[in-house]
RNA sequence: GGUCGAAUGCCGCCGAAUCGCCUCUGUGCGAAUCGGGGACCCACAGUGCUAGUUGGGGUGAGUCCGUCACUGUUCGUAGUGAUGGUAGGGCGAUCUUCCCGCCCGAACCCGUCAGCUAACCCGGUAGGCGGCUGAUGGAAGAAGGA
Numbered sequence: 001g002g003u004c005g006a007a008u009g010c011c012g013c014c015g016a017a018u019c020g021c022c023u024c025u026g027u028g029c030g031a032a033u034c035g036g037g038g039a040c041c042c043a044c045a046g047u048g049c050u051a052g053u054u055g056g057g058g059u060g061a062g063u064c065c066g067u068c069a070c071u072g073u074u075c076g077u078a079g080u081g082a083u084g085g086u087a088g089g090g091c092g093a094u095c096u097u098c099c100c101g102c103c104c105g106a107a108c109c110c111g112u113c114a115g116c117u118a119a120c121c122c123g124g125u126a127g128g129c130g131g132c133u134g135a136u137g138g139a140a141g142a143a144g145g146a
Stems, first nucleotide, its partner, number of pairs: 009132006018031004022026001032125006042115001055113001056110004064085009088104005094142006
């Protein structure tokens, strides 16, 4: 001097998942933020009533349609795994729009119950990654700086 790895620190990305306070580390409190429940009106429904069936709904971008295999079956299909697309979402290091490229397209919860929804009520603030400085896709516009 170079390379690799680890720790720490810093910067940044997905996401609501951040910040602050204390009789200070806890089922604490608050701010901010995200989500759920919940009237009138509206929407849905359309003779009324009763009983029943396929349940239905929510968080999230994470839906839908095929192919193959397996399992179950009331033979209508359903589930699981693999795989190809896809609604949709994210990234390319100031922002917006368009184009281009790449990636994701999961998981979980409520428990037969939820349209919207003022007041009101309830809950969440996890987790997972990248970089160590030119970290660089293109065009137009904007912001910012000199």
A computed fold for a 146-nucleotide RNA from Longispora fulva, annotated as c-di-AMP riboswitch aptamer (ydaO/yuaA leader). Rfam family: c-di-AMP riboswitch aptamer (ydaO/yuaA leader). Gene Ontology terms of the family: regulation of gene expression and cyclic-di-AMP binding. The coordinates come from a structure-prediction model, not an experiment, and the mean pLDDT is 77.